[in-house]
The part of an RNA shown here (small-subunit ribosomal RNA, central domain) has 350 nucleotides and comes from an uncultured Ectothiorhodospiraceae bacterium. Model confidence (mean pLDDT): 89 of 100. The sequence was found in a public genome assembly. Its Rfam family is "Bacterial small subunit ribosomal RNA".
Context: one part of a larger RNA
């Protein structure tokens, strides 16, 4: 290097854009990069192969084919592949009309609950467990009722359902934006698929600066369990959880299933748009497109499963994987304020 793989055995990058690069619709003309054929040239010689022959044989040697799959010229093919021109529209994008969504930003607002403060009513209890103490309460607390503060989180709607490229998004209102869908088929005329690097985005927790802090809570205390009990159970309680701005850049970042494109029985429910029937009309009903579930047919697969959302059937490109331990460590490298992240061996061992 080649093979063989990559839901669960080792193995799909966390997810976008996007450079190089590879790969890439239809129809024509032209060219001759590859390609394909003929001629010549040259491809030392030994070695490999084949035939005959010399050592008694073999190994060795000797002789002659042959082969050296290449490489150079010249002449010639022109489907295919590149190039160059013209052309077309199924690919892919605009354009006009629509609904449909927790997509994203930013700033406003709401009421329910907790806490906590103030006044009232009102007494001895409360509070927690498997019991139970540690706590709280006559300095008046649990409950009850009024008015305040102040954070966080949005019950019911709610769903097997929706948007999102992951990460993730849910209480209303408005502004500011970004993708997707469906009809119409006007316009451009291959513009495209991937994507090493690259550069964005990227849940928790942690980190810096400011602020916030209601309830919860690693840490710590204290009671309790127990042989112990640095736990589970309790009572407290600090960082953090929440805003801003800047960093980390991990994960079971999982559909453990990269992306595109193109085919290959069906049955059914949900969401969004559109056409047809019918109808006062809305539903029913049949039908196209888009997504989202489940059951299953051929096919697959080691089973399990999967199976028009594929793990079937085939191309294109990009990523990894090559017994287990050591080790995702140690060196260096290179990113981070640190924490540590990327990247990644080996002795030795079974």
């Nucleotide at each position: 290097c080649u093979g063989g793989g990559c839901g669960u055995a080792a193995a799909g990058g966390g997810c976008g854009c996007g450079u190089a690069g590879g790969c890439g619709g239809c129809g024509u003309g032209g060219u001759a990069u590859g390609u394909c054929g003929a001629a010549g040239g040259u491809g030392a010689a030994a070695u490999c192969c084949c035939u005959c022959g010399g050592c008694c044989c073999a190994a060795c040697c000797g002789a002659g084919g042959a082969a050296c799959u290449g490489c150079c010229u010249u002449c010639g093919a022109a489907a295919c592949u590149g190039c160059c021109g013209c052309g077309c529209u199924a690919g892919a994008g605009g354009c006009u009309g629509g609904g449909a969504g927790g997509g994203g930003g930013c700033a406003g607002u709401g009421g329910a609950a907790u806490u906590c403060c103030c006044g009232g009513u009102g007494u001895a209890g409360c509070g927690g467990u498997g019991a139970a103490a540690u706590g709280c309460g006559u300095a008046g607390a649990u409950a009850u009722c009024g008015g305040g503060a102040g954070g966080a989180a949005c019950a019911c709607c709610a769903g097997u359902g929706g948007c999102g490229a992951a990460g993730g998004c849910g209480g209303c209102u408005g502004c500011c934006u970004g993708g997707a869908c469906c009809a119409g088929u006007u316009c451009u005329g291959a513009c495209g698929c991937u994507g090493a690097g690259g550069u964005g985005c990227g849940a928790a927790a942690g980190c810096g600066u400011g602020g916030g802090g209601a309830g919860c809570a690693a840490a710590c205390a204290g009671g309790a369990u127990u042989a112990g009990a640095u736990a589970c159970c309790c009572u407290g309680g600090u960082a953090g959880u929440c805003c801003a701005c800047g960093c980390u850049g991990u994960a079971a970042a999982c559909g453990a299933u990269g992306g595109g494109u193109a085919c290959u029985c069906g049955a059914u429910g949900c969401c969004g748009c559109g056409g047809g029937u019918a109808u006062u009309g809305a539903c029913c009903c049949c039908u196209g497109c888009g997504g989202u579930g489940u059951c299953u047919u051929a096919g697959u697969u080691a089973a399990c499963g999967c199976g028009u959302u594929a793990a079937g059937u085939a191309c294109c490109c990009c990523g990894c994987c090559u017994g287990g331990g050591g080790a995702g460590u140690a060196c260096g490298g290179u990113c981070g304020c640190a924490a540590g992240g990327c990247u990644g061996a080996a002795a030795c061992u079974c």